[in-house]
RNA sequence: GCCUCUGUAGCUCAAAGGAGAGAGCACUGGCCUUCUAAGCCGGGGAUAGAGGUUCGAUUCCUCUCAGAGGCA
Numbered sequence: 001g002c003c004u005c006u007g008u009a010g011c012u013c014a015a016a017g018g019a020g021a022g023a024g025c026a027c028u029g030g031c032c033u034u035c036u037a038a039g040c041c042g043g044g045g046a047u048a049g050a051g052g053u054u055c056g057a058u059u060c061c062u063c064u065c066a067g068a069g070g071c072a
Base pairs, nucleotide, nucleotide: 001071002070003069004068005067006066007065010025011024012023013022018055027043028042029041030040031039048064049063050062051061052060
């Protein structure tokens, strides 16, 4: 330099064009408990960035950024 893949919550992952983007763990408030843990009920928190297509984009296309792999 070229090609391929990946990027969603603090972490691990769903959602594969359609209604308010969800789950587990973590964090946090409450209940319970003598206390802690466990358990139960709540809460906050995310689509790497910019454009395009579409009535509608996490999803499709382009560029950029970051990471992984391959070729030279």